[in-house]
RNA sequence: CAUCAGGUCCCACGCGUCUGUGCCCUUGCGAACCCCGCCAGGGCCGGAAGGCAGCAACGGUAGUGAGUCGUACGGAGUGCGUGGGGAAACUUGAUGGCC
Numbered sequence: 001c002a003u004c005a006g007g008u009c010c011c012a013c014g015c016g017u018c019u020g021u022g023c024c025c026u027u028g029c030g031a032a033c034c035c036c037g038c039c040a041g042g043g044c045c046g047g048a049a050g051g052c053a054g055c056a057a058c059g060g061u062a063g064u065g066a067g068u069c070g071u072a073c074g075g076a077g078u079g080c081g082u083g084g085g086g087a088a089a090c091u092u093g094a095u096g097g098c099c
Base pairs, nucleotide, nucleotide: 001096002095003094004093005092006091007090008089009085010084011083012082013081014080015079016078017076018075019074020073021072022071023070025067026066027065028064029063035060036059037058043052044051045050
């Protein structure tokens, strides 16, 4: 220097890693009233029986904070494998030639 094969490169697929969002689950807070239920007291109607509306409390919901696993979708200077592609450059191995 040449040839062949491989790697770095690109694409596809698979498994994993990290990460974002949502869902499930647990938990804290949680709309005084303009969310729901139930409504003590008190209020109103009634001769009475009873009825009506309904604040607080209580239970929940919307919302919001935190947490572990799982799951769905997505992202990546992410790891490995398989297949395919590939101009140049770099690099590894083998063979050959020249100095």
Molecule: Bacterial small signal recognition particle RNA
Organism: Blastocatellia bacterium